[in-house]
Context: one part of a larger RNA
RNA sequence: CCAUCGUUAAGGAACUAGGCAAACUAGCUCCGUAACUUCGGAAGAAGGAGUACCCAAGUAAUGCUGUAGCAAUACAGUGUCAAAGGGUCGCAGUGAAAUGGGCUUCGUGACUGUUUAACAAAAACUUAGGGCUCUGCUGAAAUCACAAGAUGAUGUAUAGGGCCUGAUGCCUGCCCGGUGCCGGAAGGUCAAGGGGAAGGGUUAGCCGCAAGGCGAAGCUCCGAACUUAAGCCCCGGUAAACGGCGGCGGUAACUAUAACCGUCCUAAGGUAGCGAAAUUCCUUGUCGGGUAAGUUCCGACCUGCACGAAUGGCAUAACAAAGAAGCCGCUGUCUCGACGAUGGGCUCG
Numbered sequence: 001c002c003a004u005c006g007u008u009a010a011g012g013a014a015c016u017a018g019g020c021a022a023a024c025u026a027g028c029u030c031c032g033u034a035a036c037u038u039c040g041g042a043a044g045a046a047g048g049a050g051u052a053c054c055c056a057a058g059u060a061a062u063g064c065u066g067u068a069g070c071a072a073u074a075c076a077g078u079g080u081c082a083a084a085g086g087g088u089c090g091c092a093g094u095g096a097a098a099u100g101g102g103c104u105u106c107g108u109g110a111c112u113g114u115u116u117a118a119c120a121a122a123a124a125c126u127u128a129g130g131g132c133u134c135u136g137c138u139g140a141a142a143u144c145a146c147a148a149g150a151u152g153a154u155g156u157a158u159a160g161g162g163c164c165u166g167a168u169g170c171c172u173g174c175c176c177g178g179u180g181c182c183g184g185a186a187g188g189u190c191a192a193g194g195g196g197a198a199g200g201g202u203u204a205g206c207c208g209c210a211a212g213g214c215g216a217a218g219c220u221c222c223g224a225a226c227u228u229a230a231g232c233c234c235c236g237g238u239a240a241a242c243g244g245c246g247g248c249g250g251u252a253a254c255u256a257u258a259a260c261c262g263u264c265c266u267a268a269g270g271u272a273g274c275g276a277a278a279u280u281c282c283u284u285g286u287c288g289g290g291u292a293a294g295u296u297c298c299g300a301c302c303u304g305c306a307c308g309a310a311u312g313g314c315a316u317a318a319c320a321a322a323g324a325a326g327c328c329g330c331u332g333u334c335u336c337g338a339c340g341a342u343g344g345g346c347u348c349g
């Protein structure tokens, strides 16, 4: 010096990102215990007192059995086993060890649970509860597979699959123009197929002095009209489907503001509730509280850069090795160090 421990005057978080670490507390008996609450809790809330040994005393009390008695009860045997009071000792009696520090407020998630085996345990996932949607069963829908076959399910819509939300309480506003899904079938568009108008090639033959021309049938190439499904266009519905939810100007008898009016645009212009928030850039916003002093915290305000209603909104008792702020107690975290113990390192051998 390192690791692990022990003690420490006075102070007591001044340390630090942060009380990290350490300390305090602690068992049992009794007293006592708030807000809030889903009436279960909160709660071991908080806060106090006692605690050893001897006598009292194996007594009072009481379980079981027996005896007496009609019974109450009394007694005997046996098991468990106090208290008041008195006395004794120590600095100290859960004498060592094991063995909760507590309280207040807020954000988030209801809760128990699950997770990144080996840097993340959480506010993430799950959850009960809520909703939408698909599925009527010969082989459901959905899924695996080339098939056979299998899961779903030896189930049958109070069942099964998919998606979203996430206990509970109060609620969940407006928009179907776009995209998706569902329904519709009149019209438009539209594939292969069907169809076979027209045209081309070949040439028996015919015409021509020749060059060449015309050219039936057959074979063959191309091929118009017409016919024809779903889909798309089209017409409706649907937002707890994907999603979206405005701007400018003016106006009241101080000023300011604008219940009010005008105008443009839109599918419709954000309702309730909440709001500098896990969301607020400007920003350490402003006011109030707490501190001697507070970029954090709590309560308000609303000017919401850029909250908002199952990508759920707002509350919420209980719960959390989770996050933020404060207080009491406590302490070597610190002022600021010191001393000691054990094991290493180091030196010598």
Base pairs, nucleotide, nucleotide: 001344002343003342004341005340006339007338008337010335011334014333019330027051028050029049030048031047036041038167052088053087054086055085061080062079063078064077065076066075067074068073089093101328102327103326104325105324106323108320109319113125114124129165130164131163132162133161134160135159142151143150144149168315169314170313171312173245174244175243178242179241180238181237182236183235184234187233188232189231193227194226199221200220201219202218205214206213207212246264247263248262249261250260273307274304285301286300287299288298289297
Large-subunit ribosomal RNA, domain IV from a termite gut metagenome, 349 nucleotides, folded computationally. Rfam family: Bacterial large subunit ribosomal RNA. Gene Ontology terms of the family: ribosome and structural constituent of ribosome. RNAcentral holds the full RNA, with entries from SILVA.